[in-house]
Molecule: SAM riboswitch aptamer (S box leader)
Organism: Chryseosolibacter indicus
RNA sequence: GAUUUAUAAAGAAGUGCUGAGAGACAGGCUCUGCGAAGCACUAGCAACCCUCCCGACACGAACGGGAAAAGGUGCUAAAUCCUGACUCUGACUCGGAAAAUCCGGGUCAGGAUAUAUAAACC
Numbered sequence: 001g002a003u004u005u006a007u008a009a010a011g012a013a014g015u016g017c018u019g020a021g022a023g024a025c026a027g028g029c030u031c032u033g034c035g036a037a038g039c040a041c042u043a044g045c046a047a048c049c050c051u052c053c054c055g056a057c058a059c060g061a062a063c064g065g066g067a068a069a070a071g072g073u074g075c076u077a078a079a080u081c082c083u084g085a086c087u088c089u090g091a092c093u094c095g096g097a098a099a100a101u102c103c104g105g106g107u108c109a110g111g112a113u114a115u116a117u118a119a120a121c122c
Stems, first nucleotide, its partner, number of pairs: 001122001003120006013042005021031003025084004043076003048072002051067005080114001087111010
């Protein structure tokens, strides 16, 4: 870096150095010299891996539930800050047409996409 799976409307801060940006991208909208981002230390949140217990009569795998929070990660403004991205489905509505299960537009909802994190694997 690619792929797959799962999760994402919850939660969680200070100090020091430094000195102007940051919130992935685009459009917005916010935060920021009462100190951005980054680095270091301490603290905390959470439960993906790890550890343990149960489902389980025996072994193993997978799955489900629970416990713990030492270890590996991650995270600690605002719903992933909001919308969008390549697109699909349904409902409602408007127009065209003689009409229709047709064509086009709009709104709402859901998926998907994008992004982030974890694990596996290449």